[in-house]
RNA sequence: UGAGUCGGACCGGUGACCGCGGCUCGUGUCCUUCGGGAAACGGGUCGAGGAAGGUCGGGGCUCCACAGAGCAGAGCGCUGGCGAGAGCCAGGACGGGGCGACCUGUCGGCAAAGGGCAACAGAGAGAAGACCGCCGAUGGCUGCGCCUCCCUUCGAGGAGACGGAGCACAGGUGAGGGUGAAACGGUGCGGUAAGAGCGCACCAGCGUCGGUGGCGACACCGGCGGCUCGGCAACCCCCGCUCGGAGCAAGGCCAAGCGCGCCGCGGGCUGCUCGCCCGAUCGGCCAGGUGGGCUGCACAGAUGGAUGGUCACCCACGGGGCCGGUUCGCCGACCCUGGGACAGAACCCCGCCUACAAGCCGGCUCACCAU
Numbered sequence: 001u002g003a004g005u006c007g008g009a010c011c012g013g014u015g016a017c018c019g020c021g022g023c024u025c026g027u028g029u030c031c032u033u034c035g036g037g038a039a040a041c042g043g044g045u046c047g048a049g050g051a052a053g054g055u056c057g058g059g060g061c062u063c064c065a066c067a068g069a070g071c072a073g074a075g076c077g078c079u080g081g082c083g084a085g086a087g088c089c090a091g092g093a094c095g096g097g098g099c100g101a102c103c104u105g106u107c108g109g110c111a112a113a114g115g116g117c118a119a120c121a122g123a124g125a126g127a128a129g130a131c132c133g134c135c136g137a138u139g140g141c142u143g144c145g146c147c148u149c150c151c152u153u154c155g156a157g158g159a160g161a162c163g164g165a166g167c168a169c170a171g172g173u174g175a176g177g178g179u180g181a182a183a184c185g186g187u188g189c190g191g192u193a194a195g196a197g198c199g200c201a202c203c204a205g206c207g208u209c210g211g212u213g214g215c216g217a218c219a220c221c222g223g224c225g226g227c228u229c230g231g232c233a234a235c236c237c238c239c240g241c242u243c244g245g246a247g248c249a250a251g252g253c254c255a256a257g258c259g260c261g262c263c264g265c266g267g268g269c270u271g272c273u274c275g276c277c278c279g280a281u282c283g284g285c286c287a288g289g290u291g292g293g294c295u296g297c298a299c300a301g302a303u304g305g306a307u308g309g310u311c312a313c314c315c316a317c318g319g320g321g322c323c324g325g326u327u328c329g330c331c332g333a334c335c336c337u338g339g340g341a342c343a344g345a346a347c348c349c350c351g352c353c354u355a356c357a358a359g360c361c362g363g364c365u366c367a368c369c370a371u
Base pairs, nucleotide, nucleotide: 001367002366003365004364005363006362007361008360012314013313014312015311016310017309018308020047021046022045023044024043025042026041027040029038030037031036049342053353054352056351057350058349059348060347061247062246063245064244073243074242075241076240077239078091079090080089081088082087092107093106094105095104096103097102108238109237114236115235116232117231131177132176133173134172135171138170139169140167141166142165144163145162147160148159149158150157185203186202187201188200189199190198204228205227206225207224208223209222210221211220212219213218251295252294253293254292261285262284263283264282265279266278267277268276269275315340317338318337319336320335321334323332324331325330
């Protein structure tokens, strides 16, 4: 100097014009139950953020529930510290990316308490499995050689033992092939009929015992055991900790129309009284409450939702052109052009987390140059 990484701060400014929303004042118009109301125009004033976001933890406010205990249910889950908690800081184990600074995923139960699950393919999917292949020692079957015995018509035949060979029938085999996401450690030597932790050496894993370091998760070292036991706990389950629910669409107030009910009135059942029935075409009243309105509600405010746009100049920044200087690395002036991230209140407050371009400040890394 360039590229990068982590943390922090910041979140463009001024003016003019046009526009939007709330409040308020004024003007004329319209309506009115005379209290006021409606829309229009004009003036004044106010009008997003550090996160307004996620709705994670608390609190306010409101309604519902609630003796106590248990069960059920839900949430969380490596270790230590801080915190009421969300969460933060530091660390551990197993992975992924980067040359590196650094970024990033997962986390109770070694799934050997128990149950359950695993599509398709495959012979077999969990103390498994013989499809191909290998073997066939042993048993079986068939020839051959040789020996012994028996019968004999002396040719041959029968029985048995031994040796050697063939078949691949019983069977053995998880080394090799093949299927699969996954097939029950790896390499070598021995061993065997062929094989196999079947035996041994080394390696890997697991369990267990001991030592050292660490508060701990855990790390390292050594001994022993052929123990080799796979995956899923975001399937049930087990262990530990925590837990009233719903939320401003909460809730409160006012209250059309229709309807219910009551009273009167009218009609009918009757000649009369009581009682009952009917009344769209009658009147009055009560309660609840729908549509709706007000409130809750704020020095922005709510209503399916205003807080914006254009131009000029300035501020950073990128690209291009041109001029001057130069130690040839660059520096300075001017002009043109692009262009300013994440994001948008909705009952309020506090905390937390997440997002955030360029430039600025600080730590660190890599490359190059100079000394």
Bacterial RNase P class A from an Acidimicrobiales bacterium, 371 nucleotides, folded computationally.
The RNAcentral record of the sequence draws on ENA.
Its Rfam family is "Bacterial RNase P class A". It is annotated as a ribozyme.
The gene name in the source record is rnpB.